Predicted 3D model of a 1486-nucleotide RNA (small-subunit ribosomal RNA) from a metagenome.
Model confidence (mean pLDDT): 85 of 100.
Rfam family: Bacterial small subunit ribosomal RNA. Rfam links the family to the GO terms structural constituent of ribosome and ribosome.

[in-house]
RNA sequence: AAGGACCAAUCCACAUGCAAGUCGAGCGGGAAAAUGGGUAGCAAUAUCCAUGAGUAGAGCGGCGCACGGGUGAGUAACACGUGAGUAACGUUCCCUGGGGUCCGGGAUAACAGUGCGAAAGCGCUGCUAAUACCGGGUAAGCUCACAGCAUCUGCGGAUGUUGGGAGAAAAGUGGGCCUCUGACUCAAGCUCAUGCCUCGGGAUCGGCUCGCGUCCCAUUAGCUAGUUGGUGAGGUAACGGCCCACCAAGGCUACGAUGGGUAGCUGGUCUGAGAGGAUGAUCAGCCACACUGGAACUGAGACACGGUCCAGACUCCUACGGGAGGCAGCAGUGGGGAAUCUUGCGCAAUGGGCGAAAGCCUGACGCAGCAACGCCGCGUGUGUGAUGACGGCCUUCGGGUUGUAAAGCACUGUCUGGAGGGACGAAACCGUGGUUGGCUAACAUCCAACCGCCUUGACGGUACCUCCGAAGGAAGCACCGGCCAACUCUGUGCCAGCAGCCGCGGCAAUACAGAGGGUGCUAGCGUUGUUCGGAAUCAUUGGGCGUAAAGCGCGUGUAGGUGGAUUGGUAAGUCGGGUGUGAAAUCCCUGAGCUUAACUUGGGAAUUGCGCUCGAAACUACCAGUCUUGAGUAUGGGAGGGGGAAGUGGAAUUCUUGGUUAGGGGUGAAAUCCGUAGAUAUCAGGAGGAACACCAAUGGCGAAGGCAACUUCCUGGACCAAUACUGACGCUGAGACGCGAAAGCGUGGGGAGCAAACAGGAUUAGAUACCCUGGUAGUCCACGCCGUAAACGAUGUUCACUAGGCGCUGCGGGUAUUGACCCCUGCGGUGCCGAAGCUAACGCAUUAAGUGAACCGCCUGGGGAGUACGGCCGCAAGGUUAAAACUCAAAGGAAUUGACGGGGACCCGCACAAGCGGUGGAGUAUGUGGUUUAAUUCGACGCAACGCGAAGAACCUUACCUGGGUUUGACGUCUGGGGAAUCUCUACGAAAGUAGGGAGUGCUCGCAAGAGAGCCCCAAGACAGGUGCUGCAUGGCUGUCGUCAGCUCGUGUCGUGAGAUGUUGGGUUAAGUCCCGCAACGAGCGCAACCCCUGUCCAUAGUUACCAGCAUUCAGUUGGGGACUCUAUGGAGACUGCCGGUGUUAAACCGGAGGAAGGUGGGGAUGACGUCAAGUCAUCAUGGCCCUUAUGCCCAGGGCCACACACGUACUACAAUGGCCGGUACAGAGAGUCGCGAGCCCGCGAGGGGGAGCCAAUCUCAAAAAGCCGGUCCCAGUUCAGACUGGAGUCUGCAACUCGACUCCAUGAAGUCGGAAUCGCUAGUAAUCGCGGACCAGCAUGCCGCGGUGAAUACGUUCCCGGGUCUUGUACACACCGCCCGUCACACCAUGGGAGUCGAUUGCUCCAGAAGUCGUUGGGCUAACCCGCAAGGGGAGCAGGCGCCUAAGGAGUGGUCGGUGACUGGGGUGAAGUCGAAACAAGGUA
Repeated sequence: AAGGACCAAUCCACAUGCAAGUCGAGCGGGAAAAUGGGUAGCAAUAUCCAUGAGUAGAGCGGCGCACGGGUGAGUAACACGUGAGUAACGUUCCCUGGGGUCCGGGAUAACAGUGCGAAAGCGCUGCUAAUACCGGGUAAGCUCACAGCAUCUGCGGAUGUUGGGAGAAAAGUGGGCCUCUGACUCAAGCUCAUGCCUCGGGAUCGGCUCGCGUCCCAUUAGCUAGUUGGUGAGGUAACGGCCCACCAAGGCUACGAUGGGUAGCUGGUCUGAGAGGAUGAUCAGCCACACUGGAACUGAGACACGGUCCAGACUCCUACGGGAGGCAGCAGUGGGGAAUCUUGCGCAAUGGGCGAAAGCCUGACGCAGCAACGCCGCGUGUGUGAUGACGGCCUUCGGGUUGUAAAGCACUGUCUGGAGGGACGAAACCGUGGUUGGCUAACAUCCAACCGCCUUGACGGUACCUCCGAAGGAAGCACCGGCCAACUCUGUGCCAGCAGCCGCGGCAAUACAGAGGGUGCUAGCGUUGUUCGGAAUCAUUGGGCGUAAAGCGCGUGUAGGUGGAUUGGUAAGUCGGGUGUGAAAUCCCUGAGCUUAACUUGGGAAUUGCGCUCGAAACUACCAGUCUUGAGUAUGGGAGGGGGAAGUGGAAUUCUUGGUUAGGGGUGAAAUCCGUAGAUAUCAGGAGGAACACCAAUGGCGAAGGCAACUUCCUGGACCAAUACUGACGCUGAGACGCGAAAGCGUGGGGAGCAAACAGGAUUAGAUACCCUGGUAGUCCACGCCGUAAACGAUGUUCACUAGGCGCUGCGGGUAUUGACCCCUGCGGUGCCGAAGCUAACGCAUUAAGUGAACCGCCUGGGGAGUACGGCCGCAAGGUUAAAACUCAAAGGAAUUGACGGGGACCCGCACAAGCGGUGGAGUAUGUGGUUUAAUUCGACGCAACGCGAAGAACCUUACCUGGGUUUGACGUCUGGGGAAUCUCUACGAAAGUAGGGAGUGCUCGCAAGAGAGCCCCAAGACAGGUGCUGCAUGGCUGUCGUCAGCUCGUGUCGUGAGAUGUUGGGUUAAGUCCCGCAACGAGCGCAACCCCUGUCCAUAGUUACCAGCAUUCAGUUGGGGACUCUAUGGAGACUGCCGGUGUUAAACCGGAGGAAGGUGGGGAUGACGUCAAGUCAUCAUGGCCCUUAUGCCCAGGGCCACACACGUACUACAAUGGCCGGUACAGAGAGUCGCGAGCCCGCGAGGGGGAGCCAAUCUCAAAAAGCCGGUCCCAGUUCAGACUGGAGUCUGCAACUCGACUCCAUGAAGUCGGAAUCGCUAGUAAUCGCGGACCAGCAUGCCGCGGUGAAUACGUUCCCGGGUCUUGUACACACCGCCCGUCACACCAUGGGAGUCGAUUGCUCCAGAAGUCGUUGGGCUAACCCGCAAGGGGAGCAGGCGCCUAAGGAGUGGUCGGUGACUGGGGUGAAGUCGAAACAAGGUA
């Protein structure tokens, strides 16, 4: 300095007070209290007078009360806005002009008396006044009818003017004066003021009419009887069906009538770049309303917020008879609601009513109060201040941060506080003094102007100013994952919670909560709601429709839209000028006033609109004319499954007749089925229906659907050629009408084949399917319905323009030819490929999805749903039109990279196949699961866990259990004290340990004392310790795909982009190996090679190895030798190098030669980018968490060795290619001093005794075994097999009970070659045989090595498994162990139907009808006027009666909308439910 019951039962209900009165200068009348005085009385008291006072209050009368103030229910309307019109109208008060204001009359309130009533109130009798009421007179002008004239005319009339005729008025009051008259105080009169009547003009305000503008629904399509018009009468201020009678049959509507819903309208306000969108608080204009409904009265104006009448609901009073009321005025109350104020002050200002005025009234208004509700301004301090204080928080422990922040020092003084001063808003009216002027007979009064004086403030002792005092009293809120500016710690552990969207939280949360810090705003900050924006996301500006949502299935054509060339005209649109209007306020610009600002205010601009007028004539339009190129007609041609009808034909299927015999048919395989009553096959004859092989095509025709044997008839359209004619006749097309596959429906036929339904047989877990055998509707014809399809080119129709190339088809022209071709070219149709351009991309591209024009249709996230309800159509089935609630954060298109496929192509691997040997059966060993247990410690779980960690569990190991102990600890570092260390004995104890005793002093430095290093003991605390948890917090290491050939990068190029290219292709390879080609060129990690072993040779060197020749021996034992083997060092050799062939002159492959070895010679080491949250916190390391007299440590015993069972891996077997006995031969690689241990002796044997040799090419382990030779067994549970068990032993060890190995004797189980299934191996390999080593006291069927003997097979890549490359499809991307559909069951939600039921609203028919206007009547009643002497009569009225209309009410019957409803239908959502497996890959039947 503004706004504040607006949104909600909202126009819900209201206590109380106030919000409209005023005028005595219109009128009659007129108190009381109180005070003073008088009279009477003893007094109380009574009475009178004066003042109070011509006051209060009441009444008649006038003006006002229709303004101001409130609200937005109703209203979709001339309600509002804007612009016109009213010659179809009104207007109190106001201004102005003209003319008047004469003579009379009768009443009535108040008042008095009286009556009724509780009250509200009402009646009767009597008196009285007026600017109240009435009569008469007058009438410039006014009104009415008539007549004449003039002008205009739409010919109906209108206007003006003239004439005579008729009709209608009035009121006084106040001041002053004496010019004229009477009178001498005054009255008449005059004069001034103010009223009153009449007529005209103005101003203002209003009534009415019209053009244009003004929400949603068509799931509202037809509405209308006073309806539309006319004539006449009525009514109104006024036009008008406004009302009535009669006549006619009209009027409105797709440019949206009628109906329904919603809503006061506007200036403006919010937003927006604008166009728009939303809105209609405050302020201003208009409208409507005043408890609900109806009605009129009064009045200039009302059908009246604070008036009347009636009805209704509600509230209140009551004496029960009857009455009263209406806050959507200002305050205020209740109620409801998320939510909106004081029962304040004042008329001082502004404005209004009345009044001559003073003045009165004024909840209008001016102020104050309440609430940060919004806007604006100000403060809560300023400067300085580093030891960067304390504290807090964090920390890598160094520090960092809070932070110049604080403290301290120096200042300032707004606001708050105290004291003092103190406004503007006030100018007036009135009164009074004066001057001038006017009126007048007047110098009076009055009026006007001017100059003075006096008087008036609710706010308010407020704004403002001065002084005093003091940094003193004055900061919060949200946020900190991204969007979006601001990060750490702690707590929590999918909990608690957050969240606008995406999404956070399941033990390391910048996202929850708290804290520290930070960021943003700041007396505010957040939240919620609403509107616009962003959203070009309804697209006029400014969108789309091939595949994302979207082209009607197709045509004919109505309305409408739109339209060729040219001439002239008009001026509706259009353009320009002028003019009126577009209220004010607001917005904008520029000034001014409050200290500034908000705010207020002056001026300007603007108000994009509408009206009038003048002009222009290009374009559109309209009128008139012309033209031919658009369109059409005529002539001549040829092409065609175009349509309709009638007829004809052959092939095939089926049936039937006849002939022949045993099967046929069908399938993946079968069966049902047919067949000896004769099938199938075959031949011949016959019947019947349907469809028309080849031609046949990317071909032809048709608008589309669609059309196919042949002939005839009827008929539509297109095309080509050449001329002639018409002269824009064109294009599109909402509705409408017609056509419209298949299936389906109706009636009647027909029925061969095929074939829904159905039946049977198979398949299958099931199989209401796929397959098979049958089979009815139907398929066919005629007539009639249906009206839909992926009716698709997913592409509406028409016209024009915009590179080409290559086909096919129809008709022409040229050239050429004897002719047919070839070649060039025009028009129409139909295809492919491509330029520009377009497109999100894919793609389209003269047949456009390019560039333009015209018209139509359609779209606006997914689901719900093309569903419900309603309408229309249909015999039905159903079609068409077409929502909502609710729910989701997506649904979708195109393309990319992967992955996948019961997709394709190529290739590889002991992958299959071909072979050999096994496993799965037995017994045993060993590991695992499970179970058990005090414990059976832990880990590993498809391949890639399971003889794995473990290269060795009796104690130890050991982590587990029971029990016994211990607490700075078994171990590390530091501090203090003591002691050398160390060795040893005794007691108790299961041991750990506890208690006690003995021996004993070292090293370094040093002058002695002593100090120090190391070790031990004691004490205290920092700390140790943990095989406790998390391998999904990690490092490291490892497995696996896989020794598979791949994985990438730079630059360039292509693509909007993801990405692609390179890396694809043709060859080739074990290989992304190499070659060639190529918008790619290069490079890296992988492959290969380089390394090791082995195979050949050479050189060198010969001890412990070797021995050809010589000597020697039992023996290379010794001499000797350096040849050989071998050893161990270095070399050589192999490279597709050579030849031939194939191949692209390549890479390479095939063959060959030579060679010890040939195409990587064999083997090893070597493991790309990555995958599996693979494995390991129990090797180790490590973050976090947890335990701390225990989850740590020590010890004894037990357990890891259990045993109904299941699985894996092995060993040994089942025997004769063998077992047993005897004899005999040949390795390699290793190990050894805490050891290997020879010869020799003992023992049946394990082993024992003993100890040579050997630190190893020397010695030892050490025997190799299979093999070979000889013998025996004779096919059996055995002379096979060896488990189990009994007994006796050996060895190791502190100790073999739980729980070792081995030996001997005895025992002698299962097992006679192993179901489904499954494993290994491609050559010195499999198989088989033995030997050694590590660990280790001891323990091996395991593991790691070594050699001996030594095969078979591979046609080949169809299949299984795994892998690589290219390609294809995809609805997968956690990537097929993927995704995903439907029923059922359960829960919840919204919704449709529903016998009904309840309510709202409305139509029609009828009953009844208050008040009231109007009409009529008026026998009752009546002062004014007339007649009359009077009585009385007349006129004019009143009450009352009747009638029309009519609100509420009532009855009946319909429509529409809503609520509810047993039951019922589908729909949506939900973590793990059930059943199947429909879709996505060829999704396993596309």